[in-house]
RNA sequence: GGGGUCGGAUGCGAUGGUCGCGGGCGCCUCCGGGUGUCCGAGGAAAGUCCGAGCUCCAUCGGGUAGACUGCCAGGUAACGCCUGGGCGCCGCGAGGCGACGGACAGGGCCACAGAAAACAGACCGCCAGCAGGGCAACCUGCGGGUAAGGGUGAAACGGUGGGGUAAGAGCCCACCGCAUCGCUGGCAACAGCGGUGGCACGGCAACCCCCAGUCGGAGCAAGGCCAAAUAAGCGGCGAGGUGUGACCCACACCGACCAUCCCGAGCGAAAGCGAGGGAAGCCGCGGGUAGGCUGCUCGAGGCGGUCGGCGACGACCGUCCCAGACAGAUGACCAUCCCCCGGGGUCAGACCCGGAGGAACAGAACUCGGCUUACGGCCCGGCCCUUGCU
Numbered sequence: 001g002g003g004g005u006c007g008g009a010u011g012c013g014a015u016g017g018u019c020g021c022g023g024g025c026g027c028c029u030c031c032g033g034g035u036g037u038c039c040g041a042g043g044a045a046a047g048u049c050c051g052a053g054c055u056c057c058a059u060c061g062g063g064u065a066g067a068c069u070g071c072c073a074g075g076u077a078a079c080g081c082c083u084g085g086g087c088g089c090c091g092c093g094a095g096g097c098g099a100c101g102g103a104c105a106g107g108g109c110c111a112c113a114g115a116a117a118a119c120a121g122a123c124c125g126c127c128a129g130c131a132g133g134g135c136a137a138c139c140u141g142c143g144g145g146u147a148a149g150g151g152u153g154a155a156a157c158g159g160u161g162g163g164g165u166a167a168g169a170g171c172c173c174a175c176c177g178c179a180u181c182g183c184u185g186g187c188a189a190c191a192g193c194g195g196u197g198g199c200a201c202g203g204c205a206a207c208c209c210c211c212a213g214u215c216g217g218a219g220c221a222a223g224g225c226c227a228a229a230u231a232a233g234c235g236g237c238g239a240g241g242u243g244u245g246a247c248c249c250a251c252a253c254c255g256a257c258c259a260u261c262c263c264g265a266g267c268g269a270a271a272g273c274g275a276g277g278g279a280a281g282c283c284g285c286g287g288g289u290a291g292g293c294u295g296c297u298c299g300a301g302g303c304g305g306u307c308g309g310c311g312a313c314g315a316c317c318g319u320c321c322c323a324g325a326c327a328g329a330u331g332a333c334c335a336u337c338c339c340c341c342g343g344g345g346u347c348a349g350a351c352c353c354g355g356a357g358g359a360a361c362a363g364a365a366c367u368c369g370g371c372u373u374a375c376g377g378c379c380c381g382g383c384c385c386u387u388g389c390u
Base pairs, nucleotide, nucleotide: 001386002385003384004383005382006381007380008379010377013337014336015335016334017333018332019331021040022039023038024037025036026035027034028033042361046372047371049370050369051368052367053366054219055218056217057216066215067214068213069212070211071085072084073083074082075081086100087098088097089096090095101210102209106208107207108204109203110202123150124149125146126145127144129142130141131140132139133138158176159175160174161173162172163171177199178197179196180195181194182193183192184191185190223294224293225292226291233285234284235283236282237281240254241253242252243251244250245249260279261278262277263276266273267272301320302319303318304317305316306315307314308313338358339357340355341354342353343352344351
């Protein structure tokens, strides 16, 4: 110098002015508002995927079903998150990825290809024998032996080498693998070493299943308070009427489920009957629709420091207050500076001119801890590989 890998910080300008919007507090008010001051989006506010707080409902205890999690240790309020470690795979390496318990509890599956896919399998090949042909090399046929070689496949019933054999084969041997027993190290996952066994045990559990662990439901439109309208229900007043009595009064009964009175279509010869209408309602409780208040923003909180820990994180001290709308505020313009881009200038700068450049993803809605996803650019660092020079 080139290439790569892993992280960290930032989230985009700074200051001032003018106007505008939401909220807190103070003051004024003619109750409409005005005025002063302070505060006013994100690293993901997003997806709503996990875990909690909080609230209401349910709840003696246990089991079943169902869902989720699944190497070990630690962190945490908790987690499916994070940290450290183990093992496996990938990479020369820094490093990356892993649903990483169980396949002799049982069931099921293993496409295509291939002769054969799980108590295996002779397609080609190899081998001796017998028969036939050929001078011979060798060829053909028959019934056998053989899993060493070829070929198929994701996978072919341990691997490599040697011995052995007609050819072969854990048939025998060494090493590796595997199984099993023991010792050592480690909290553990696991690792190392030694003995024994000739090999018995294919794969899939992100198929059912088995094992171990966790789990009650709904969510701020939770929930609480106030409360126009209005239905049921309850209470009171109330138009009044009738009767009795000891009659300006009292009592009893009837009365908005319409008494009593008035009007009255119609029917009837008449007496009378009579649909319907009117005088003719009010108040309170109750209930809880519209609406309002609350929950609501001080919290497992931010920042800085010291100490403990490899780390995630923890303890202590100091300091700060940092949006709370409810159709939903957080914006616009100007000036100067800064950064960036283009041009000039210079050895390189300084400097000068111009810019309708200062961005992408995105926008709070009960609150936290995570994960995941989206994102233009700029800044900083660790490590690895490689090339050249000294």

The RNA shown here (Bacterial RNase P class A) has 390 nucleotides and comes from a Gemmatimonadales bacterium. RNAcentral holds the sequence, with entries from ENA. Rfam family: Bacterial RNase P class A. About the family: Ribonuclease P (RNase P) is a ubiquitous endoribonuclease, found in archaea, bacteria and eukarya as well as chloroplasts and mitochondria. Model confidence (mean pLDDT): 76 of 100.